[in-house]
Transfer RNA from Candidatus Jorgensenbacteria bacterium RIFCSPLOWO2_01_FULL_45_25b, 75 nucleotides, folded computationally. The source organism's lineage runs through Bacteria, Bacteria candidate phyla and Candidatus Joergenseniibacteriota. It matches the Rfam family "tRNA".

RNA sequence: GGUCCCGUGGCCUAAUUUGGUUAAGGCGUCUCCCUGUCACGGAGAAGAUUACGGGUUCAAGUCCCGUCGGGACCG
Numbered sequence: 001g002g003u004c005c006c007g008u009g010g011c012c013u014a015a016u017u018u019g020g021u022u023a024a025g026g027c028g029u030c031u032c033c034c035u036g037u038c039a040c041g042g043a044g045a046a047g048a049u050u051a052c053g054g055g056u057u058c059a060a061g062u063c064c065c066g067u068c069g070g071g072a073c074c075g
Stems, first nucleotide, its partner, number of pairs: 001074007010027004020058001029045005051067005
């Protein structure tokens, strides 16, 4: 340098097949309850403009282009 794959809350993983209206779950964090205290348990809350920029579309995490980052293979 070329080809391909991946990038979604603090962490991990769904949602992509067939674009569809509120991005879901687990762990973690915070608050309250429970307890003599901690842990366990119960209830609740916050936290993601889906790597970045643009395009297509009535509608994009999803499709297209570019950039960045990571990985595999080839030279």